RNAcentral holds the sequence, with entries from Rfam. Predicted 3D model of a 73-nucleotide RNA (transfer RNA) from Nematostella vectensis.
RNA sequence: GCCUCUGAAGCUCAGUGGUUAGAACACUGGUCUCGUAAACCAGGGGUCGAGAGUUCGAGUCUCUCUAUAGGUU
Numbered sequence: 001g002c003c004u005c006u007g008a009a010g011c012u013c014a015g016u017g018g019u020u021a022g023a024a025c026a027c028u029g030g031u032c033u034c035g036u037a038a039a040c041c042a043g044g045g046g047u048c049g050a051g052a053g054u055u056c057g058a059g060u061c062u063c064u065c066u067a068u069a070g071g072u073u
């Protein structure tokens, strides 16, 4: 240099083009306990890597760039 995969909550990951994008764990508060952990209840946290295009409508489809990982000369 070329090819391929993957970028979504703090982490690991779901998400048929159609409601204001979700789960578990973690975090915060509460209940319970002599106290801690566990359990239960509630809550906060995202401009879906960046920019354009297609579409009535894009996390999802197309293109470019970028980051990471793997392969190859």
Base pairs, nucleotide, nucleotide: 001072002071003070004069006067007066010025012023013022018056027043028042029041030040031039049065050064051063052062053061

It matches the Rfam family "tRNA". Gene Ontology term of the family: triplet codon-amino acid adaptor activity. Model confidence (mean pLDDT): 82 of 100. Lineage of the source: Eukaryota > Metazoa > Hexacorallia > Actiniaria > Nematostella.